RNAcentral holds the full RNA, with entries from ENA. A computed fold for a 271-nucleotide part of an RNA from a Steroidobacteraceae bacterium, annotated as large-subunit ribosomal RNA, domain VI.
[in-house]
Context: one part of a larger RNA
RNA sequence: CGUUGGAGAUUUGAGGGUGAGCUGUCCUUAGUACGAGAGGACCGGGAUGGACGCACCUCUGGUGUUCCGGUUGUCACGCCAGUGGCACUGCCGGGUAGCUAUGUGCGGACGGGAUAACCGCUGAAAGCAUCUAAGCGGGAAGCCCCCCCCAAGAUUAGAUCUCCCUGGGAGCUCGACUCCCCUGAAGGGCCCACGAAGACUACGUGGUUGAUAGGCUGGGUGUGUACGGCCAGUAAUGGCUUCAGCUAACCAGUACUAAUUGCCCGUGAGG
Numbered sequence: 001c002g003u004u005g006g007a008g009a010u011u012u013g014a015g016g017g018u019g020a021g022c023u024g025u026c027c028u029u030a031g032u033a034c035g036a037g038a039g040g041a042c043c044g045g046g047a048u049g050g051a052c053g054c055a056c057c058u059c060u061g062g063u064g065u066u067c068c069g070g071u072u073g074u075c076a077c078g079c080c081a082g083u084g085g086c087a088c089u090g091c092c093g094g095g096u097a098g099c100u101a102u103g104u105g106c107g108g109a110c111g112g113g114a115u116a117a118c119c120g121c122u123g124a125a126a127g128c129a130u131c132u133a134a135g136c137g138g139g140a141a142g143c144c145c146c147c148c149c150c151a152a153g154a155u156u157a158g159a160u161c162u163c164c165c166u167g168g169g170a171g172c173u174c175g176a177c178u179c180c181c182c183u184g185a186a187g188g189g190c191c192c193a194c195g196a197a198g199a200c201u202a203c204g205u206g207g208u209u210g211a212u213a214g215g216c217u218g219g220g221u222g223u224g225u226a227c228g229g230c231c232a233g234u235a236a237u238g239g240c241u242u243c244a245g246c247u248a249a250c251c252a253g254u255a256c257u258a259a260u261u262g263c264c265c266g267u268g269a270g271g
Base pairs, nucleotide, nucleotide: 001153005164006163007162008161009160010159011158015150016149017148019147022050023049024048025047026046027045028044034039052107053106054105055104056103060101061100062099063098067094068093069092070091071090072087073086074085075084076083077082111145112144113143118138119137120136121135165270167181168180169179170178171177172175182268187265188264189263190262191207192206193205194204195203212258213257214256215254216253217252218251219250222246223245228241229240230239231238232237
């Protein structure tokens, strides 16, 4: 820009996809058919794996330099105590969210159609024979569907639902013409607070008629029993207060702070 007024949602699926497509073992049928025996099935039913793929984080773990604790050296806060800085995050033990695999769930299927090699029926040419010449069947992990993903610029531009707009004047070259005044909808954008969205953009949520982010409160989770005080011990240290204290990204609640005020686009019923 188009899709023949504009807009918001929800869709159909023409067409497309270097989407998927794999396979073992065991049990059973059955120690049956077969075979002198040794051995040992087809067909069918069930179970469980490997590799691969997709998704996810409940579990098991990893990471987690924004959480908690321990600890060495040194410096500082006058000293004690308590803290902080630096030393690879100083080192070490754990660990929330998120992200993750080695963890968890799921997938290949089932089914249909047309076929290949091949196997057939009927059957002449050629009184026989012949799957073929007419005709009709069966038959693959392969082909076309089925499954998954994209998809109406599919210009053949699709469909459904809902929403919005019902003024006036002038000019001429009399037209889907130009200009002026009024009007400016539905809806969209700018801007801002943000996000399991993200390079940017886009996408999604929210913008006071508000829980979008921060804060605060409560909860959860993690650390592991804080500081201070008292008690015991000469002291190091231990006990009690105290399953304490602190606690990131988690879950809620709550307008305290910040999403202010606004502006722009989009028109007037659609040859």